[in-house]
RNA sequence: GCGGGUGUUGUCCAAUGGCUAAGACGUUGGCUUCCCAAGCCAAAAAUGGGGGUUCGAUUCCCCUCACCCGCU
Numbered sequence: 001g002c003g004g005g006u007g008u009u010g011u012c013c014a015a016u017g018g019c020u021a022a023g024a025c026g027u028u029g030g031c032u033u034c035c036c037a038a039g040c041c042a043a044a045a046a047u048g049g050g051g052g053u054u055c056g057a058u059u060c061c062c063c064u065c066a067c068c069c070g071c072u
Base pairs, nucleotide, nucleotide: 001071002070003069004068005067006066007065010025011024012023018055027043028042029041030040031039048064049063050062051061052060
């Protein structure tokens, strides 16, 4: 330099045009307990960035950033 892949709550990960973005762990609060742990209930928290297509974009297209793989 060329090609391909992956970016989503704190972490792991689903959703593949209909979003009011699911779930697990974690965090916080409450219940329970003499206390802790466990259990139960509730809450907060996310689509790498920019543009385009569309009534509607996490999803499709373009550019870009980060990481990974291959080729030279």